[in-house]
RNA sequence: GCUGAAAACGGCAAACCCAUCGAAAGGUGGGGACGCAAAGUUUCCGGUCUAAAGCGGCGCAGGCCGCCAGGAUAGCGGGACUGCCAGGU
Numbered sequence: 001g002c003u004g005a006a007a008a009c010g011g012c013a014a015a016c017c018c019a020u021c022g023a024a025a026g027g028u029g030g031g032g033a034c035g036c037a038a039a040g041u042u043u044c045c046g047g048u049c050u051a052a053a054g055c056g057g058c059g060c061a062g063g064c065c066g067c068c069a070g071g072a073u074a075g076c077g078g079g080a081c082u083g084c085c086a087g088g089u
Base pairs, nucleotide, nucleotide: 002087003086004085011036012035016031017030018029019028020027021026034075040081041080042079044078045077046076047073048072049071050070054067055066056065057064058063
């Protein structure tokens, strides 16, 4: 350098519950395990979700709808970087 069928020294942890932060999507900590061989890191590309601000529309108004700066997701896919175990050469 290649491969991940079977393993796992060791590792992560979905849903759900509790606490907490956030306008939301969602994050963090604890419990918990559906799963994961990169479920380690990174928004560079595409997707998805959200959109308090902004713009536009409707409405007498409370407000509602659309677009969207921005935000979230790395356990949606791709790219980049790094690493463990095993196998075989």